A computed fold for a 328-nucleotide part of an RNA from an uncultured Flavobacteriaceae bacterium, annotated as large-subunit ribosomal RNA, domain IV. Its Rfam family is "Bacterial large subunit ribosomal RNA". Rfam links the family to the GO terms ribosome and structural constituent of ribosome. Its mean pLDDT, the model's own confidence on a scale to 100, is 87. It was read from a public genome assembly.
[in-house]
Context: one part of a larger RNA
C1' cells in the first nucleotide's frame, strides 16, 4: 500500500447514478393487526410483551399454570436465525432463456378467437415404397393472433391477401389444316404453267387453369381527413358550409415504456424535486385480440418516498491476519 476481518466520539444517507456495500432485523409462545380484495388472501402484515435459576401450591407420563425468591450489563447470555412500511410502471400467476457481460417488461402459459382437415384427413418428412400425424377421428389433429380474470372489442373490402362464382375478355401445348415455297410427270404462245407424291411453311377455327371480372371476408395483411365561418363582454364552438377519402379514430386512456417543443401548467412530497405522484388535454407521433382500459396476489423486475440502522459520508482513526515493499 493491498487485501480479508474488529472497534469507533458526535452526527445519520449530508455518500452516490443509485442506501452499493455493510449495519440492522431474526428463534418459540402471548397479544394485536389495515387499506384492498378474484373473500382464497393481504399476513409472519404493522405493532407490543415473555423467555435465565432456586422455592412452593395445583394440573400432571416429558411438562403445563399460579405464587414468592436469588445473580448479571445482558437470561431465544454463544452458533444457528426475516428488516419494514407507502405509492407508481410493466408482466396476472409457478415456469423458461442468451453454458461463457443481458433472467428482464423478454418466451411460455390456463384461457379468448380465426382457419384449415370427413380419414389413404389436412400438415410434415422421403426419389419412392413409406413413415409421423395416430393405432388418434372435428369435445380430434395442424397452422395463425391475442395471452389469467372484469369491462369491452367501435367505423372502413377502395388497395393486397384467402374464399365463392362463372355470363364475357385474354389465353399455352395440342387439335386443325385454308393458303404459300421447293422438287417435276406433263403442257406450252418458249414467257411460262403445272397434276400426284415428297418436303418445308402456315390462316381462320377449336382449345384448361390463370388473370381481367363479379360477390363475400378485417380476432386477413392493413387504413381510420381538411379548411371557412358562427352564441347580446371576451374567449369558445353544441351549430353551418366547403373540398375529399374505402372509411374519416368510437368506447376508453392520454406530456405516457408513445410528448418534440418540455424542467408543458396546477397541485402535493422537499427549507430547496429535469426524477416521483395526482390532475389538465395543446395526443409533434395513444386506441381497441399487431388487443384497449382496469385489477387481488406474486416477482433476485424497474421508478418516488419513508421508518429503523448503520464508517456510505462529514473525516478520519485504532487493532488482528496474510501478502507486497525497504534495511539486515
Nucleotide at each position: 500500500u493491498c487485501a480479508u476481518g474488529g472497534c469507533u466520539a458526535a452526527g445519520g444517507a449530508a455518500c452516490u447514478a443509485g442506501g452499493c456495500a455493510a449495519a440492522a432485523u431474526a428463534g418459540a409462545c402471548u397479544c394485536g393487526u389495515a387499506a384492498c380484495u378474484u373473500c382464497g388472501g393481504g399476513a409472519g402484515a404493522a405493532g407490543a410483551g415473555u423467555c435465565g435459576c432456586c422455592c412452593c401450591g395445583c394440573c400432571a407420563u416429558u411438562g403445563g399454570c399460579g405464587g414468592g425468591g436469588c445473580c448479571g450489563c445482558a437470561g431465544u447470555g454463544a452458533a444457528a436465525a426475516g428488516g419494514u412500511c407507502c405509492a407508481g410502471g410493466c408482466g396476472a400467476c409457478u415456469g423458461u432463456u442468451u453454458a461463457u457481460c443481458a433472467a428482464a417488461a423478454a418466451c411460455a402459459c390456463a384461457g379468448g378467437g380465426c382457419u384449415a382437415u370427413g380419414c389413404u384427413a389436412a400438415a410434415u418428412u422421403g426419389a419412392a415404397a413409406g413413415a409421423u400425424g395416430a393405432c388418434g377421428u372435428a369435445u380430434a389433429u395442424g397452422g395463425c393472433c391475442u395471452g389469467a380474470c372484469a369491462c369491452c372489442u367501435g367505423c372502413c373490402c377502395g388497395g393486397u391477401g384467402c374464399u365463392g362464382g362463372a355470363a364475357g375478355g385474354u389465353u399455352a401445348a395440342g387439335u386443325g389444316g385454308a393458303g404459300g415455297g421447293u422438287u417435276u410427270a406433263g403442257c406450252u404462245u418458249c414467257g411460262g404453267c403445272g397434276a400426284a407424291g415428297a418436303u418445308c411453311u402456315a390462316a381462320a377455327a377449336u382449345g384448361a387453369a390463370g388473370c381481367c371480372c363479379c360477390a363475400g371476408u378485417a380476432a386477413a395483411c392493413g387504413g381510420c381527413g381538411g379548411c371557412c365561418g358562427u352564441a347580446a363582454c371576451u374567449a369558445u364552438a353544441a351549430c353551418g358550409g366547403u373540398c375529399c377519402u374505402a372509411a374519416g379514430g368510437u368506447a376508453g386512456c392520454g406530456a405516457a415504456a408513445u410528448u418534440c417543443c418540455u424542467u408543458g401548467u396546477c397541485g402535493g412530497g422537499u427549507a430547496a424535486g429535469u426524477u416521483c405522484c395526482g390532475a389538465c388535454c395543446u395526443g409533434c407521433a395513444c386506441g381497441a385480440a399487431u388487443g384497449g382500459u382496469g385489477c387481488a396476489a406474486c416477482g433476485a423486475u424497474c421508478u418516488g418516498g419513508a421508518c429503523a440502522c448503520u464508517g456510505u459520508c462529514u473525516c478520519a482513526g485504532c487493532c488482528a491476519u496474510g501478502a507486497u515493499c525497504u534495511c539486515g